Small-subunit ribosomal RNA, central domain from an uncultured prokaryote, 349 nucleotides, folded computationally. RNAcentral holds the full RNA, with entries from ENA. Its Rfam family is "Bacterial small subunit ribosomal RNA".
Context: one part of a larger RNA
RNA sequence: CUGGGCGUAAAGCGCGCGUAGGCGGCUUUUUAAGUCAGGGGUGAAAUCCCGGGGCUCAACCCCGGAACUGCCCUUGAAACUGGAUGGCUAGAAUACUGGAGAGGUGAGUGGAAUUCCGAGUGUAGAGGUGAAAUUCGUAGAUAUUAGGAAGAACACCAGUGGCGAAGGCGACUCACUGGACAGGUAUUGACGCUGAGGUGCGAAAGCGUGGGGAGCGAACAGGAUUAGAUACCCUGGUAGUCCACGCCGUAAACGAUGGACACUAGGUGUUGGGGUAGCAUGCUAUUCAGUGCCGAAGCUAACGCGUUAAGUGUCCCGCCUGGGGAGUACGGUCGCAAGAUUAAAACUC
Repeated sequence: CUGGGCGUAAAGCGCGCGUAGGCGGCUUUUUAAGUCAGGGGUGAAAUCCCGGGGCUCAACCCCGGAACUGCCCUUGAAACUGGAUGGCUAGAAUACUGGAGAGGUGAGUGGAAUUCCGAGUGUAGAGGUGAAAUUCGUAGAUAUUAGGAAGAACACCAGUGGCGAAGGCGACUCACUGGACAGGUAUUGACGCUGAGGUGCGAAAGCGUGGGGAGCGAACAGGAUUAGAUACCCUGGUAGUCCACGCCGUAAACGAUGGACACUAGGUGUUGGGGUAGCAUGCUAUUCAGUGCCGAAGCUAACGCGUUAAGUGUCCCGCCUGGGGAGUACGGUCGCAAGAUUAAAACUC
């Protein structure tokens, strides 16, 4: 390489959009590039293979055949693939009506709590722990009352509930805005799927500039614990956490499960929508789209998966190929840096 694989053994890019490419619905006519059939030419010799023969045998040599799986020319076939052409509506999309939603961005508003500030009441403790101490407090703390300030987060509702491609999204109101879903009519008429490169988004931490800073809190300091304690516990506490703009581009970015389509028993919960029938004022049956559990067949090394497949198939992409060395070195690209990405070998078991 071929082959075989990728939930947990090595292996699905963190997730979109999309270029090239690959693949692609039903049907008419046509073409003949692929495809198939016939014929012809060529495919040097030697070699290989088969059958003979010659050196005493063999190696070796000689003769004949086959083969040289290929290429070219030509005559046909027209099912399939491709090209051209006309049509179709089941894929896809658009319009319309409707309800659901923490989807996104911006602006404004609210209450509880926390800390701080000044004031009132009030007096000796408070705080913290396994127990303590550091710490705060007679310069009046803790507690309590009304008031003021600030920043951050939004209790209950809350739900294997909802929305989003993923990261993620949770107080309320307004504005702008994306997507999905249901319904049935109309329109376009294959406009589709995937997607190497590319491009955009991308938790937390981190970085740059300028703000902000209540609480929490790496680092740090102190108190304990301990044989020690550079920890776990306690008292403090700086970056940070928050905002704006710009970087970074990584995560157990997980369903450790790429995307699309079709097919293959059911049962039971739940979310959103619609029609019909029955009963009747919310239930039953049925249906579409999600989200869970249990399970036929089947699959799996087992665990388990099981119409939300890890079942049965088709198409496209990514990735794996013994452990360590190593996701490292070197080089390239990117980055302010931290580093990221691409990615070996010697050696060793």